A computed fold for a 72-nucleotide RNA, annotated as Fluoride riboswitch aptamer (crcB RNA motif).
C1' cells in the first nucleotide's frame, strides 16, 4: 500500500509521553484557548476575515522538547 477478521471496546478535556485522580461524552457526542480591528439593516451575538498573547496538567508529579543560566 493491499486483503481477511474482529467490534473486542472506549474517547475527550487549545502543543507530545508515563502514573495518579477529577470532569464529560456515547461517533448524531464529548472537545476544538484569549485579546483587538474589521465584514453582513441598529445594537448584541454567531460566522468569516486580519493582527496580537499565554501555557506542553482538566489537576498533581515525573520525563521529553522549547527558553533562560557561565555551570549545577
Nucleotide at each position: 500500500a493491499u486483503u481477511u477478521u474482529u467490534u473486542a471496546u472506549g474517547g475527550c478535556g487549545a502543543u507530545g509521553g508515563g502514573g495518579u485522580u477529577c470532569g464529560c461524552c456515547g461517533u448524531u457526542a464529548a472537545c476544538c484557548g484569549c485579546u483587538u480591528c474589521u465584514u453582513c439593516c441598529u445594537u448584541u451575538u454567531u460566522a468569516g476575515g486580519a493582527a496580537g498573547c499565554u501555557g506542553a496538567u482538566g489537576a498533581c508529579u515525573c520525563c521529553u522538547a522549547c527558553a533562560u543560566g557561565a555551570a549545577a

It was read from a public genome assembly, where an Rfam model found it. The model forms 100% of the base pairs in the Rfam consensus.